Predicted 3D model of RNase P RNA and transfer RNA as a complex of 444 nucleotides. It holds a member of the Rfam family "Bacterial RNase P class A". About the family: Ribonuclease P (RNase P) is a ubiquitous endoribonuclease, found in archaea, bacteria and eukarya as well as chloroplasts and mitochondria.
RNA sequence: GAGUCGACCAGACAGUCGCCGUGCCGCGAAAGCAGUGCGGAGGAAAGUCCGGGCUCCGAAGGGCAGGGUGCCAGGUAACGCCUGGGGGGCGCGAGCCCACGGAAAGUGCCACAGAAAAUAUACCGCCUCGUUCCCGAAUCGAGGGGCGCGGUAAGGGUGAAAUGGUGCGGUAAGAGCGCACCGCGCCGGUGGUAACGCCGGUGGCAGGGUAAACCCCACCCGGAGCAAGACCGAAUAGGGGGGCAUGCGGGGCUCUCGAGCUCCGCGGGGCGUGGCCCGCGUCGCCCCCGGGUAGGUCGCUAGAGGCUCGUGGCGACACAAGCCGUAGAUGAAUGACUGUCCUCGACAGAACCCGGCUUACAGGUCGGCUC
RNA sequence: GGCCCCAUCGUCUAGUGGUCCAGGACAUCACUCUUUCAAGGUGAAGACACGGGUUCGAUUCCCGUUGGGGCCG
Numbered sequence: 001g002a003g004u005c006g007a008c009c010a011g012a013c014a015g016u017c018g019c020c021g022u023g024c025c026g027c028g029a030a031a032g033c034a035g036u037g038c039g040g041a042g043g044a045a046a047g048u049c050c051g052g053g054c055u056c057c058g059a060a061g062g063g064c065a066g067g068g069u070g071c072c073a074g075g076u077a078a079c080g081c082c083u084g085g086g087g088g089g090c091g092c093g094a095g096c097c098c099a100c101g102g103a104a105a106g107u108g109c110c111a112c113a114g115a116a117a118a119u120a121u122a123c124c125g126c127c128u129c130g131u132u133c134c135c136g137a138a139u140c141g142a143g144g145g146g147c148g149c150g151g152u153a154a155g156g157g158u159g160a161a162a163u164g165g166u167g168c169g170g171u172a173a174g175a176g177c178g179c180a181c182c183g184c185g186c187c188g189g190u191g192g193u194a195a196c197g198c199c200g201g202u203g204g205c206a207g208g209g210u211a212a213a214c215c216c217c218a219c220c221c222g223g224a225g226c227a228a229g230a231c232c233g234a235a236u237a238g239g240g241g242g243g244c245a246u247g248c249g250g251g252g253c254u255c256u257c258g259a260g261c262u263c264c265g266c267g268g269g270g271c272g273u274g275g276c277c278c279g280c281g282u283c284g285c286c287c288c289c290g291g292g293u294a295g296g297u298c299g300c301u302a303g304a305g306g307c308u309c310g311u312g313g314c315g316a317c318a319c320a321a322g323c324c325g326u327a328g329a330u331g332a333a334u335g336a337c338u339g340u341c342c343u344c345g346a347c348a349g350a351a352c353c354c355g356g357c358u359u360a361c362a363g364g365u366c367g368g369c370u371c
Numbered sequence: 372g373g374c375c376c377c378a379u380c381g382u383c384u385a386g387u388g389g390u391c392c393a394g395g396a397c398a399u400c401a402c403u404c405u406u407u408c409a410a411g412g413u414g415a416a417g418a419c420a421c422g423g424g425u426u427c428g429a430u431u432c433c434c435g436u437u438g439g440g441g442c443c444g
Stems, first nucleotide, its partner, number of pairs: 001371009011341007019040006026033002042347001046358002049356005054225004066221005071085005086100001087098004101216002106214002108210003123156002125152003129148006135141002164182006183205001184203008229298004239289006247266008269283005305324004310319003342345001372443007381397004389427001399415005420436005
């Protein structure tokens, strides 16, 4: 100098005026008001892509459907996350990346081109044989051409992909036909918990690709979500229960002669029309109980919390000790202005909580490592 | 705040992973017809929201981003 990995910061300080929560004191019956002190966004608060806590439904067991994950082992409350390892790829290297189970369980698809896209097959070629023609003096054959029956899969050609690859031998030409090495399958041994590695033997080669196509195998998942849910609870309208002048006239009975009881008839109540009466209109009215709505309170932040040190572990992490108290709104708060300084300041704002992943991001600091 | 769905010419839409240069209707433009306009006829232009991945090949399958819509007191 170039690069790679990890951790951290996210303009600083001061003043003034405000906002949200909360402690204390004063006033007030309370609601509240005033004063004062303290606390007040993030590494992603975002996307809502996974996993869990919590709450309700369903008595929660099994199966089907559906969805998800997919090398191995471990960590964790759990995960599709993390750590370590294996395999493959990139890089000189530090290091980085990988949806990395199964294609001899079955089905489907592989356009165009090409002979053939998967029980196989043969366009140009190469070769044996037969036949015919040319050539040559020859009924014969150094040779060449055409046609036909075969052999072959070396070479050419098509395609993203063509039936293991390279080399030697072999053959009429060829071919795992034979051999050596590499690849692959199977068997045995060995190292490893395992994935897998190494070594030896054996088989001439199983038989293309695609599972982010259906599918198979293994494992996991009940559904909904704080607008979940719990409590208190107006007015109006429903539901249930109870009550609603005790007046006038007449008859009967008892009797302390003024009352009581009973029967019949008539009348009655509320609201509006400003108070009263008539009249008119309209309707039953009042009280209690219970459910629910508006509204309010809780859920609401002390939790798989953070920091330091120690122990175990390669590590993720676990355990133990000590210390700390760190937003909680419900029209929803963290802002505005001024001054100074610098390297002139990015992406962006909590709404039940937590662990991850992904995405966005100006710049800066520190450390490990590589060339 | 939470839970879902969708994205193809200007608009409404069709589209088994290939034979596609993504088809159709309305709209736009040009020419034609007409005295002129409209209607009609002929033709043209015009799109897979964006970025990666799987695959020989992606509008389609998978992941992420962006935008839009719906439901829940």